NadA riboswitch from an Acidobacteriota bacterium, 52 nucleotides, folded computationally.
Of the family's consensus pairs, 83% are formed in the model.
NCBI's taxonomy places the organism under Bacteria, Pseudomonadati, Acidobacteriota.
RNA sequence: GCUUUCAACAUCCCCGUUUCGCGCAGGCAUCGUCUGUGGCGGAACUGAAGGC
Repeated sequence: GCUUUCAACAUCCCCGUUUCGCGCAGGCAUCGUCUGUGGCGGAACUGAAGGC
């Protein structure tokens, strides 16, 4: 460096970070927009273990 399986690290468990799309809930509002979401998926990055 490539690749496979992953999230160990976390003031119980779950939860790596950022971002995009879809779903759901709500506000404003009127077909848009904003916020939230322990729902799903994609991309990039960080980290762990294994293989080359």
The coordinates come from a structure-prediction model, not an experiment, and the mean pLDDT is 79.